[in-house]
RNA sequence: GGGUGGUUAACUCAGCGGCUAGAGUAUCAGCCUUACAAGCUGGGAGUCGGGGGUUCGAAUCCCUCACCACCCACCA
Repeated sequence: GGGUGGUUAACUCAGCGGCUAGAGUAUCAGCCUUACAAGCUGGGAGUCGGGGGUUCGAAUCCCUCACCACCCACCA
């Protein structure tokens, strides 16, 4: 330098262009218990990596930039 995949909650990840963006773990509160754990119930937590475009409508499609992983090439 070229290519492929990825970036969504604190973490691991889902998510046909259209319902108010979800799950598990973690966390908080309550129940349970003498107490703790486990279990049960409920809650909070997201500028969907940044910017731009297409569209009536974008996490999703297109362009660009950044970062991560891998492959190839080049140099020495």
This is a predicted structure of a 76-nucleotide RNA (transfer RNA) from Candidatus Adiutrix intracellularis.
The prediction has a mean pLDDT of 82.
RNAcentral holds the sequence, with entries from ENA.
It matches the Rfam family "tRNA". Rfam classes the family as a transfer RNA.
Taxonomically the source falls in Candidatus Adiutrix (Bacteria, Pseudomonadati, Thermodesulfobacteriota, Candidatus Adiutricaceae).